[in-house]
RNA sequence: UAGAACAGUACCUAGGGUUCCGUGCAAAGAGGCAGUCAGGUCCAAGAGGUACAAAUCAUCUGGAGAGACCAGACGAUUACACGGAGGGAUAAAAGCCCGGGAGAU
Numbered sequence: 001u002a003g004a005a006c007a008g009u010a011c012c013u014a015g016g017g018u019u020c021c022g023u024g025c026a027a028a029g030a031g032g033c034a035g036u037c038a039g040g041u042c043c044a045a046g047a048g049g050u051a052c053a054a055a056u057c058a059u060c061u062g063g064a065g066a067g068a069c070c071a072g073a074c075g076a077u078u079a080c081a082c083g084g085a086g087g088g089a090u091a092a093a094a095g096c097c098c099g100g101g102a103g104a105u
Stems, first nucleotide, its partner, number of pairs: 008052005015043002020040002022037001023034003054078004059073005080100001082103001086098003
């Protein structure tokens, strides 16, 4: 000085707000106000969890004269991971998205 690609889906959790419900306040009622209301719905993690999918590899079985290759079963592995500001969506916000980005080690 250089240093590629991939890293999915679903459910859930930390977390998040306030459309709707509930709750509280107020009110004759209708409507209204409050998330500085622990709740339900809702949003939700690259660096949280589980399951599934997928990939690679080993063994076995079948196809094939053997091999390559294809299909199936079973098992293993899929590591590591500091991080703004700003912007964006939705009713709104966020550990959501830009983003495993900029930058740092």